[in-house]
RNA sequence: AAUGGAGAGUUUGAUCCUGGCUCAGAAUUAACGCUGGCAGAGUGCAUAACACAUGCAAGUCGAGCGGGACCGCCUGAGAUUACAUCAAUUGGCGGUUUAGCGGCAGACGAGUGAGUAACACGUAAGCAACCUGCCCCCGAAUGGCGAACAACCAGCCGAAAGGUUGGCUAAUGCGCCGUACUAUCCCCCGUGGGCAUCCUCGGGGGAUGAAAGCCGCAAGGCGAUCGGGGAGGGGCUUGCGUCCCAUCAGCUAGUUGGCGGUGUAAUGGACCACCAAGGCUAUGACGGGUACCCGGCCUGAAAGGGCGGACGGGCACGAAGGCACUGAGAAACGGGCCUUACUCCUACGGGAGGCAGCAGUGGGGAAUUUUGGACAAUGGGGGAAACCCUGAUCCAGCAACUCUGCGUGAGGGAAGAAGCCUUUCGGGGCGUAAACCUCUUUUAUCUGGGACGAAUGCCCGCAAGGGCUUGACGGUACCAGAUGAAUAAGCCACGGCUAACUAUGUGCCAGCAGCCGCGGUAAGACAUAGGUGGCGAGCGUUAUUCGGAAUUACUAGGCGUAAAGCGAGUGUAGGCGGGCGCUUAAGUCCGUUGUGAAAUCUCCCGGCUCAACUGGGAGCGGUCAAUGGAUACUGGGCGUCUUGAGUGCGGUAGGGGGUGCUGGAAUUCCCGGUGUAGCGGUGAAAUGCGUAGAUAUCGGGAGGAACACCUAUGGCGAAAGCAGGCACCUGGGCCGUCACUGACGCUAAGACUCGAAAGCUAGGGGAGUAAACAGGAUUAGAUACCCUGGUAAUCCUAGCUGUAAACGAUGAUGACUAGGUGUGGGAGGUAUCGACCCCUUCCGUGCCGCCGCUAACGCAUUAAGUCAUCCGCCUGGGGAGUACGGCCGCAAGGUUAAAACUCAAAGGAAUUGACGGGGGCCCGCACAAGCGGUGGAGCAUGUGGUUUAAUUCGACGCUACGCGAAGAACCUUACCUGGGCUCGAACGACUGGUGGUAGCUCUGAUGAAAGUCGGGGCGACCCGCAAGGGAGCCAGCCGAGGUGCUGCAUGGCUGUCGUCAGCUCGUGUCGUGAGAUGUUGGGUUAAGUCCCGCAACGAGCGCAACCCCUAUCCUGUGUUGCUACCCGCAAGGGAGGACUCUCAGGAGACUGCCGCGGAUAACGUGGAGGAAGGUGGGGAUGACGUCAAGUCAUCAUGGCCUUUAUGUCCAGGGCUACACACGUGCUACAAUGGCGUACACAACGGGAAGCAAGACCGCAAGGUGGAGCAAAUCCUCAAAGUACGCCUCAGUUCGGAUCGGGGGCUGCAACUCGCCCUCGUGAAGGUGGAAUCGCUAGUAAUCGCGGAUCAGCACGGCCGCGGUGAAUACGUUCCCGGGCCUUGUACACACCGCCCGUCACACCACGAAAGCCCAUUGCAGCCGAAAUUACCGCUUGCGGUAAUGAAAUUGUGAUUGGUGAUUGGGGUGAAGUCGUAACAAGGUAGCCGUACGGGAACGUGCGGCUGGAUCACCUCCUUA
Repeated sequence: AAUGGAGAGUUUGAUCCUGGCUCAGAAUUAACGCUGGCAGAGUGCAUAACACAUGCAAGUCGAGCGGGACCGCCUGAGAUUACAUCAAUUGGCGGUUUAGCGGCAGACGAGUGAGUAACACGUAAGCAACCUGCCCCCGAAUGGCGAACAACCAGCCGAAAGGUUGGCUAAUGCGCCGUACUAUCCCCCGUGGGCAUCCUCGGGGGAUGAAAGCCGCAAGGCGAUCGGGGAGGGGCUUGCGUCCCAUCAGCUAGUUGGCGGUGUAAUGGACCACCAAGGCUAUGACGGGUACCCGGCCUGAAAGGGCGGACGGGCACGAAGGCACUGAGAAACGGGCCUUACUCCUACGGGAGGCAGCAGUGGGGAAUUUUGGACAAUGGGGGAAACCCUGAUCCAGCAACUCUGCGUGAGGGAAGAAGCCUUUCGGGGCGUAAACCUCUUUUAUCUGGGACGAAUGCCCGCAAGGGCUUGACGGUACCAGAUGAAUAAGCCACGGCUAACUAUGUGCCAGCAGCCGCGGUAAGACAUAGGUGGCGAGCGUUAUUCGGAAUUACUAGGCGUAAAGCGAGUGUAGGCGGGCGCUUAAGUCCGUUGUGAAAUCUCCCGGCUCAACUGGGAGCGGUCAAUGGAUACUGGGCGUCUUGAGUGCGGUAGGGGGUGCUGGAAUUCCCGGUGUAGCGGUGAAAUGCGUAGAUAUCGGGAGGAACACCUAUGGCGAAAGCAGGCACCUGGGCCGUCACUGACGCUAAGACUCGAAAGCUAGGGGAGUAAACAGGAUUAGAUACCCUGGUAAUCCUAGCUGUAAACGAUGAUGACUAGGUGUGGGAGGUAUCGACCCCUUCCGUGCCGCCGCUAACGCAUUAAGUCAUCCGCCUGGGGAGUACGGCCGCAAGGUUAAAACUCAAAGGAAUUGACGGGGGCCCGCACAAGCGGUGGAGCAUGUGGUUUAAUUCGACGCUACGCGAAGAACCUUACCUGGGCUCGAACGACUGGUGGUAGCUCUGAUGAAAGUCGGGGCGACCCGCAAGGGAGCCAGCCGAGGUGCUGCAUGGCUGUCGUCAGCUCGUGUCGUGAGAUGUUGGGUUAAGUCCCGCAACGAGCGCAACCCCUAUCCUGUGUUGCUACCCGCAAGGGAGGACUCUCAGGAGACUGCCGCGGAUAACGUGGAGGAAGGUGGGGAUGACGUCAAGUCAUCAUGGCCUUUAUGUCCAGGGCUACACACGUGCUACAAUGGCGUACACAACGGGAAGCAAGACCGCAAGGUGGAGCAAAUCCUCAAAGUACGCCUCAGUUCGGAUCGGGGGCUGCAACUCGCCCUCGUGAAGGUGGAAUCGCUAGUAAUCGCGGAUCAGCACGGCCGCGGUGAAUACGUUCCCGGGCCUUGUACACACCGCCCGUCACACCACGAAAGCCCAUUGCAGCCGAAAUUACCGCUUGCGGUAAUGAAAUUGUGAUUGGUGAUUGGGGUGAAGUCGUAACAAGGUAGCCGUACGGGAACGUGCGGCUGGAUCACCUCCUUA
C1' cells in the first nucleotide's frame, strides 16, 4: 500500500477439446397466485403528450388616484315641538370596504418528456461582441408647465359574450420646457498597451437625454431620476465527449467566403444587394431508425454492461400549427391574435373553452392513491405594516409496492398418551411436540396523563429588557396503569443441478418440466397424504437488467483438421519502421493552482429505544484547464553513416512468357493391291460392321489433335500453370564481386491486374475423345454403372465470364532457437592428369528428429516454436451463402448479405468395441474328396392351420416342431358340458359345543356318480379318586385354496455361442484422459501350450493334468466263474489256480532314447523299443460374458386378481378332430435281395403284487401248471452270418398300407380311443426337382438285444449294449462359423446399424405477385389568416399597395409500412409412398467447381482435391 475474482448440468459406450443452451446471485416505479398481526421511513399512470364534469392552484397595494357603498362624529336650511326628535342636491372629518385608473407580480413556483442526435446536455474555456427589474455600495440632482382617458352620467345595439356614441374628472398614468455628470455620439491633439478587427488614459470643442410623489406632529421613512460599481441572473461563441444502420456514399445555391448594408442587448448568411466558386465527406458527410441530457441508479473483483422512475441541475413543451404585443425578462401552461381538429352554449344572428397544476372522471391497460386538513413550520408574490394569497409546501388518508424493526410466547414436562403416517408386524416417525405445571406481557385492547417541532410577529421601552400571541399534524408520538397466553403463520420445494423421502392412487392416460428429462402396473420426477428442507408477514411465479459469459476477449480469445487466411499479385491512403549526433518539447512523466454544485457512495462522529431514515466533517471522482519543470523513449526539424533496400560489373540454371517455322510415331478417313468369312465387343451377350468383300495385311494420300522414351517427392513461375525441335522478342531468380545511392523500407482498406475447367458471343477448325441423345444389355425397375454409336464441347483467333478440395485446407515481412541425411543451382578450399572423391559456404526442394508448442493428430530453421509489424477473417447447428436491395455480367450467374422460425445440440481429435460385398495369419465334417441319407411313396410322431362346447398350457431361426410327455381309454387333466359343496379336498390357532362321542359295521330311499335324506348294531384312548382337562368330532371366527396374470419384478435350473481359447486382476510404466502396456512381436501348439524377445513383473478364472471307462502286463482273490485233469449218458460231482473271467491294488508312455530340422530353445519329423507314441481311444468336467434366450405349469417367490368361485368333488366328453402345410423318423421300392430248412457266435441289463424253465393244450397270440431264482448260481438270452434249396427282374414269392372276418391279453371299463395273434385283402412305391443333413475308424453303414416309463399300451421315440464292418481327405480358392493382428467407419439398440431426396397430409413463419391503402418526405405550382417589414396617403391613429407568411390543396418523385387471388422454396410433425444416393473399397471411391440430363435421391462429361480402401513397384528416410 492493497481488502479484491467459487461454479454446476447438458453432445459420447466412455474420453479430451471446441461450442452453444440452461441453472444457482443481485436488482426492480413492477404485475399475478396463495396468505396476511403491528410500527417507522420511502414510493405510487412505465400504457392514450387520450378526452375531460366539478372545485380549488396568482394575486396584492386605499401609505399612488378619482369615485361608489356602509357606519360613526361634527355642522345644520328646514319640519315638528312639553322634553325630545327628524332632516336635505348643506359643509366637513374619521373608519370599514373596493368596481375602475395606476404600480409591482403574473417569464417564478407546479407539471410533463411529445419533439430533439443538436453547442440540447456534460466538462473546460472565451465575449477586445453583450443585457440585467427588484437588492447592496458610491456620486449627483429633484425647477416649471400642460393635455387627456377610465370609473361616473345620458342615449343606443345585442339572447348572450360584449359593444358603441356623447359628456365630466384625478394621479407615483401621459406630454412639454429648463438644468446635468466620470452618460451617449461627433471632431481635433497626445500617452501607454494588446490578440487581427482594437483597447486604455489625458486635454479641448460641439450635440442629445431626467424626475413623482406618498406617509408622518416631527425626526424621519418609503418611493421617483441620472451616473459609476457590485452581487445574483441571462444571452452568444468555441475545444473535447455524446446510440444504431454503409443493404444510407456522395451531400450542398444562402450553399462557402468577401465588400456594403438591415436587424439585435450583442457577434454572425441571422437577413438583403452585389462579387467570387467555394464548403462537407471513409477520422463516415448526406440519409434512415431510435432517444430529452446529466449528477447519478442497478450489476460487476475490476474493466465494463444496462438504466435515467423518486431527489437535484439543465433543456424542451403546454390540444395541433403560426405570429407578434407588453415587459428588465416571454415569442408567455391558468395573457393576446389567426388557422385547424374537437367539445359546449345559443333566441341560429353569434359566442365560449384548453387539468403534461392539486384532487377527481371516463378510456386504454397486467398495473399505479383522497374530488382530505392547514398556511402552524419552510419558501414565494404584494404591502410601510397589520395582513392577504399560495393544491409550492407541511401533514393526514389508501396500497405488504419497497426497505427496516418487533411480535405470534418463555421454562419444565414420558424411553414417549391419543390420533395420523409407515412397517420386515418386532417396531419406527410426527415428539417435549401436545396435555399438564410455573412464569412473562412486547404487541393488540381498555383507563389516565400528554409533548418537541415556536423562531418570529405585535405592543411598551433610550437601552437592557418586559408583556401579549401563533400547532394542520393531534389527544398523535411518548409516559404510567389494568386484564390475560390471552389478539396474531403462511408460502414454496423435496430425481440431478439443489438443502429436503416414504406410502397410496394413476398406468405414455391424467399430468409435470428452468436444463437434462419423468409417466407404457411396484413413479423418491404426475395427484394426494404423512414426514422433511428453505424462507418467513411474507412466499412463489412471470417480465426486465447486469452477473456467471474469457460466449465480442481494452484489461482478456482465436483462424492446419473444431467457425475462421481474401485464388494470386502490383500498389494508394493508413499503420509500423535501421545506426550516430544536435535541437524542439507535441505525446510521456512530476510539482503547483483552478474547477469537478448539493444530494448519492466510502470512512469518522452524532440524532430518532435499535435499524431503515437522518445531521455534521473528511475522502473519492476528469482523456479538464492554467502554469512551472524533466527529456530516457516515441514524434517534429537538421546533419551524418552503411548493415536494411536498391543500382552497377562478371557469371549461371531453367517445360517462365509471347510469336513464327518445323518433325516423327499413333488413331481415323480416302484410293489401290493381296485375301476370305467373319470382325468387334463382354462377366456372358447383343446392338454395330461384313460376300455390295469387312477384320487382317501391303503401298500411296488427306487431315486434326497430342508430344512416348528422357521424366525425377527434378526444374521454372506470384498464383492459375508450364514439356517434340529450331529461331527471334522478353520477365524474374541465384552465385561471385564490393564500385555506387544512402532508409529510398515492411504491410496494405479501397483500387487495378492476372486467374484451371466448364460455360457464353462471333468467325474458323473438327482426327480422336465425348455431356446431351439413340440403340443393345443388366435389373423388380435401370432415366445408371457395361457395350455399340454419337452432337455440342475439347483445338485456333478476338472478346466475355471470375469461379474450384483455386489446398500446405497453414496471409506477408524480419529476427532468433540442436542436429542428421538426400537432391537441384552456384562459389571457394583441398587434392588431382582431371571439379573423380573430400571439406566449407549461399540459394532452392524433400525426409527423419531434440527443445518448445498442440485438445489430440501432429508441427518442428520451408514451424503449427519464441518475438515484432501490418492486413484479412471467425463468434452454436439449421434456415442460408438463401431472400430483398445495391454493384457486375449477353446469359448462366457472380459479389456484398440478413431475418422470421426451429433444435439442444452441431462439431474436432483420439479410445474401446462391433461391422465391412477391407487385408494378412489360423482353425473346425466348414468346403473339397468319399459313404449313407432327407426332400418323392405309405405309415408313425410332433407342429402350424382349420374345426370344435372343448380340441388345456408352454416351446418358434440356428438354440421350437419323436420338445416338457421315461408312455392322455377312467385316473392323469390343468380344457368343455352337466350335477353338487361353501371353513371348504389337506393343515394350523382361538372360542363354544359334543358322551353312546370318536371310530367300526349292516342297511333303505333317491341319483349317472358325487352327494342328499334315513334306519339298525358294536363301541373306545391319555392324565386324574373326582370335578375336570387333553385328543377326536361338530359349529363359529381368523389364516385357506388357485396349473389365475406378470419369466419384461425374481431365485433356482437349463439352452446357445463353445470344450471356442479366451476373460481378467495387483503393482509398475506410458497417456491431460477414455485407455494402453502385460495379452503385442519371432517361432510353436489341440490350446494365452511352451520357448525366445520385450517396461514390464507377477497372479487369478479358463486350457492341460488330477477322476471314471477302455487297451497290455503283474500281484492278490477263486464262487455261482474257468477247465489243462478224473468220474458220469446227461445233469452234475471231484480236483485245480495254469488260462479266460471277476474284484481290488500296482506297473506302463515321459518326446525318456537316437538321427535330422530348428536359434544350442520350444517344438517338429523320422526311427528304435513297446500292448499302446507323441493329448493312445471314449466320458465327466463348460472361464468372463451374450441372447430382458427358456421356464411363475417341477419347485420357490414379490406384486396384482379371485373367495357360494378363477377354489373343490363327481359323471360324460375332449387333449386322439382333418381340406391342407412343415419338421423328425420307420418300412420300402428289391437279386450285395426275398422266402424256406439246418447250423454258429454276444454284450449291457432286468426280475418278488416279479422273472418264469421243462411239460401239456392251441397254427398262433396265449392258456394250464409251476421246477428254479431276491440272482457271475434260476429265468430272459440274438440277428445279420454260414450251408443248402427255390424265386429270375415282374408292381413280382418285392412292398406291406388299407379294409373285412375270427381270436388272445390287461383292466371297473378297450365305442369314441389299447396292444397282440391268425385267415383273407394286397394301396402307393421302380432310388425321388430345387434344395438339404450326418459322418474321418472300430467311425459311417448295417444287424439285432436290453432297459426306463408302465395294469395294459413303443417294429418305429428315447437311453444303453454288443455283432459285422468300409471309403476318402489333393488341398484351404470358395460357402458357413470361430480365433488373433491390422485397416476404414457418419455404427454403439452396434450393418437386422445409420441415413438421403421427391411425392402425399397437417401446421407454422418468410419471399415474390396484377394491384389496392395509409403515413412521412423532396421538388414545382395554386390559394393564403393573423402578423411583420417597406412604401404611399391622410396624419393623436387609421387606410391602401407590395412582399414574406401557418394551414389547406394540385402535380410529380422517393422512402417505410399494411393488405393481396395466386405462387415459391423453408421448417416442424405419427410407425405414409417410391427408391438406396452417402457412411466399409457402402458394393460404380468420395468430394469441389461447372455444364447437360433425369420421378427422386442423383447420373454423365471436363478440370481439380485426398478429407480414398487394397495390392504391387520406384524414390527418400529410420534402425542394425